[in-house]
Context: one part of a larger RNA
């Protein structure tokens, strides 16, 4: 120098406390770990592995086992030899294969009346080696990429000074900030990645534009912004304005800044997003993709079927519905945002209790549709019961996807109606339009979501403070540690 203390000083953070809500208890989905298995591929293991990677295992997917099969191989290039490519039947097989058939001749040059014949691109057999091939090993040989300390405010440098040197110094000190943010001071003076600001989204207004809006004014209508007719207002979306401690009072050292106030839609970073310094952790990933070396070629490489990845005495994470009355049940009635739609969204009408099926207009989508937002409110019930709570589980009968739902899909619908009465010891998450609560929409996707992304709707309680705990900067101080 660092690093560490159950040393000390100053500050921060949903760290603690104040406060609302949950986990831990049941039921179930998910993933883990065991443990079973021919297989239960395989990676992730304190924070920072465990609804992770998997934005979706029924075949595939796939990588695992099982059994049946190939060996220049499913792919590439290079050589020989034959065929146009191409489509297409039989037989046998779980099928990949395998036999055996039958149709077929294009495109470019050169010979030729023409038939033909010759070579070429391209493709397809078949032979021969070189070689292909490996989700096999090494993330502790690596690159790329990502976690993480933390969006914490640090980490360095150039000259110049100090000190034999390692190394100080600047970067300490006194203020002050959300910040090595900024003033002042000082043997230091710049100076650089970082902060901040440039960017987006969102809040206000102005311009410019009007196949969305609007009875706003006029005029028609039957139920509709339906039509005529206007861009006035919303709203789309382009271009600009605005917020700067800028103005006033107080403190501060006449500084940087702090407290309050006005005006203003917004005030002192205006909410929010992207942004991730030098560096830690021989974190993570050779199964995204490269890539050293290693190992393997009738196999550890290919191709199939069928099975697994979906097993089950338990264990742990995350979630999901619930133990109900501020509630359920039934009925009619409002108000969103933000998406995605052509091998797609489907309106209407019909057929079914429904899941959905049958015709089908529109719409490549401010234009049609998906599409009913839901909670709220309004009426009626149920009276505290394991019930009209709660719905797992089972049995019956369907739809719908798909070659195919038995292993192993989601959904309707009759019937069944567990378990649970608000949870120990422990923990977790938020400070504002935030938590709870409530539906909605996409990607991924034939199907399949309580997950995960993103949208609005309603919409709180509380924070005196920094003693404690936990993580973190800065200073200082001790040390037998590097």
């Nucleotide at each position: 120098u660092g690093a560490c203390g159950g040393g000390g000083g100053c500050c921060c953070g949903c760290a603690c406390a104040a406060g609302c809500g949950g986990u831990g208890g049941a039921g179930u989905a998910u993933g883990u770990g065991g443990u079973u298995u021919a297989a239960u591929u395989c990676g992730a293991c304190g924070c920072a592995a465990c609804g992770c990677g998997c934005a979706g295992a029924a075949c595939c997917u796939u990588a695992c086992c099982u059994g049946g099969u190939c060996u220049u191989g499913a792919c590439a290039u290079c050589c020989c030899g034959a065929g146009a490519a191409a489509g297409u039947g039989u037989a046998c097989g779980a099928a990949a294969a395998u036999a055996c058939g039958g149709u077929g001749u294009g495109c470019c040059u050169c010979c030729u009346c023409a038939c033909g014949g010759a070579g070429g691109a391209a493709c397809u057999c078949g032979g021969u080696g070189a070689c292909a091939g490996g989700u096999g090993c090494u993330g502790c040989a690596u690159g790329g990429c990502u976690g993480u300390c933390g969006u914490c405010a640090g980490c360095u440098c150039g000259u110049g000074u100090c000190g034999u040197g390692a190394g100080a110094u600047g970067u300490u000190c006194g203020g002050u900030u959300a910040a090595g943010u900024c003033c002042g001071g000082c043997a230091a003076c710049g100076a650089g990645c970082g902060c901040a600001a440039c960017c987006c989204c969102u809040g206000u207004c102005c311009c410019u534009a009007g196949u969305u809006g609007c009875c706003a004014g006029c005029a028609u209508u039957u139920a509709a912004g339906u039509u005529g007719g206007g861009c006035a207002c919303u709203c789309u979306a382009a271009a600009g304005g605005g917020a700067c401690u800028g103005c006033c009072g107080g403190u501060g050292u006449c500084a940087a800044g702090c407290c309050g106030g006005a005006g203003g839609a917004a005030g002192g970073u205006g909410g929010g997003g992207a942004u991730g310094a030098c560096g830690u952790c021989a974190a993570g990933u050779c199964c995204u993709c490269a890539u050293g070396g290693c190992c393997u070629u009738u196999a550890u490489g290919c191709c199939c079927a069928g099975g697994g990845c979906u097993a089950c005495a338990c264990a742990c994470g995350u979630g999901c519905u619930a133990c109900a009355a501020u509630g359920g049940c039934a009925u009619g009635u409002a108000c969103a945002a933000a998406g995605g739609g052509c091998a797609g969204c489907g309106a209407c009408a019909u057929c079914g209790c429904a899941a959905g099926g049958u015709g089908g207009a529109g719409c490549c989508a401010a234009u049609c549709g998906c599409a009913a937002a839901a909670a709220a409110g309004u009426u009626g019930u149920c009276u505290c019961a394991g019930u009209u709570c709660g719905g797992a589980u089972c049995g019956g009968a369907g739809u719908c996807u798909g070659c195919a739902a038995c292993u192993c899909g989601a959904c309707u619908u009759c019937g069944u109606g567990a378990a649970g009465u608000c949870g120990g010891a422990a923990u977790c998450g938020c400070u504002a339009g935030u938590a709870a609560u409530c539906g909605u929409g996409g990607a991924u996707c034939a199907g399949c979501a309580u997950g995960c992304c993103a949208c609005g709707g309603u919409g709180a309680a509380u924070a005196c403070g920094u003693u404690c705990c936990c993580g973190g900067g800065c200073c200082u101080u001790g040390u037998a540690c590097a």